Bacterial RNase P class A from an uncultured bacterium, 359 nucleotides, folded computationally. Its Rfam family is "Bacterial RNase P class A". Rfam describes the family as follows. Ribonuclease P (RNase P) is a ubiquitous endoribonuclease, found in archaea, bacteria and eukarya as well as chloroplasts and mitochondria. It is annotated as a ribozyme. Its family is annotated with ribonuclease P activity, dimeric ribonuclease P complex and tRNA processing in the Gene Ontology.
RNA sequence: GGGAGUCGGGGUGAUGGUCGCGGGCCGCAAGGCUCGAGGAAAGUCCGGGCUCCGCAGGGCAGGGCGCUGGGUAACCCCCAGGGGGAGCGAUCCCACGGAAAGUGCCACAGAAAAUAUACCGCCUCGGUCUUCGGACCGCGGUAAGGGUGAAAAGGUGAGGUAAGAGCUCACCGGGCCGCUGGUGACAGAGGUCGCAUGGCAAACCCCGCCUGGAGCAAGACCAUAUAGGGAAGGAUGAGGUAGCCCGCCUCGCUUGACUUCCGGGUAGGUCGCUCGAGGCCGACGGUAACGUCGGUCCCAGAUACAUGACCAUCGUCGCUUCGCGACAACAGGACCCGGCUUACAACCGGCUCCCCUGC
Numbered sequence: 001g002g003g004a005g006u007c008g009g010g011g012u013g014a015u016g017g018u019c020g021c022g023g024g025c026c027g028c029a030a031g032g033c034u035c036g037a038g039g040a041a042a043g044u045c046c047g048g049g050c051u052c053c054g055c056a057g058g059g060c061a062g063g064g065c066g067c068u069g070g071g072u073a074a075c076c077c078c079c080a081g082g083g084g085g086a087g088c089g090a091u092c093c094c095a096c097g098g099a100a101a102g103u104g105c106c107a108c109a110g111a112a113a114a115u116a117u118a119c120c121g122c123c124u125c126g127g128u129c130u131u132c133g134g135a136c137c138g139c140g141g142u143a144a145g146g147g148u149g150a151a152a153a154g155g156u157g158a159g160g161u162a163a164g165a166g167c168u169c170a171c172c173g174g175g176c177c178g179c180u181g182g183u184g185a186c187a188g189a190g191g192u193c194g195c196a197u198g199g200c201a202a203a204c205c206c207c208g209c210c211u212g213g214a215g216c217a218a219g220a221c222c223a224u225a226u227a228g229g230g231a232a233g234g235a236u237g238a239g240g241u242a243g244c245c246c247g248c249c250u251c252g253c254u255u256g257a258c259u260u261c262c263g264g265g266u267a268g269g270u271c272g273c274u275c276g277a278g279g280c281c282g283a284c285g286g287u288a289a290c291g292u293c294g295g296u297c298c299c300a301g302a303u304a305c306a307u308g309a310c311c312a313u314c315g316u317c318g319c320u321u322c323g324c325g326a327c328a329a330c331a332g333g334a335c336c337c338g339g340c341u342u343a344c345a346a347c348c349g350g351c352u353c354c355c356c357u358g359c
Stems, first nucleotide, its partner, number of pairs: 001355009013314007021036006038330001042341002045339005050215004062211005067081005082096001083094004097206002102204002104200003119146002121142003125138005154172006173195001174193004179188003219271004229262005242254003278297008315327005
């Protein structure tokens, strides 16, 4: 000098004025004072608080999670570490328990996809033929070589053999055993066993842990909307509808206008509602996530939906340079909080790695 990795900061600039919008406080009023979007307010993917419903305890079923240690109210989150994979490296990625508990699956190709097996090949023996090199046929041996496949029954080398083969040996890998280090995942070295088991569990399943359901449109309250409902009254008057007999008449009973109360809960209103696992600063403990203590601050709560416009000065940037122009991203609360994921313009910074080069 160039390239890269990782962790952050920042957030349509700042101050003042005028007008306007939503909330709070003060005021009889006029008005005054004060607060007023985000790092993701987003997606609604996890976890919790809170609310209502359900619920003796325990189990089954269903669902979720799954290396180890720690953090936390909790987590499918975070921190630190282990193992595996990618990269020269900084660093990044991994649902990362169990495949000798059982069941199942492994397309095509291939002899064979898991009780191993034999297409080509290699080899002994027997037979036939022979141009004496060998060729063909048959009984067997073999799995080294070729070939198939995503994956082929430990790998490489040597010895050995008719040819071969953990058949034997060395190294690597693996199983088992104890030892050492580590809280642990695990690692290291040693002994032993020729090697005794292919892959898939985001297939069923097994093991361990966790787990009731619905959500602020939760839920509670006020309420003389209307209809329907319940209770009491409903006259010694008037009226005479409808029902109870096959029909008619009479009589009787029920119903019944209306009044009061209960009740119901629509429109509307109130609460829930924002002081909270809260923000900032400092000290201490911890590698860290985080925790403890002290100080300090109050920081939106709307309901048809507020947060905008203009002016001045300053700032930054650009240019045809003393005057003009621009100030740009993603996006906007709706019960709250902790995470994750996704989106994001300009500008700024810390740490680290690789390459080239100068002294």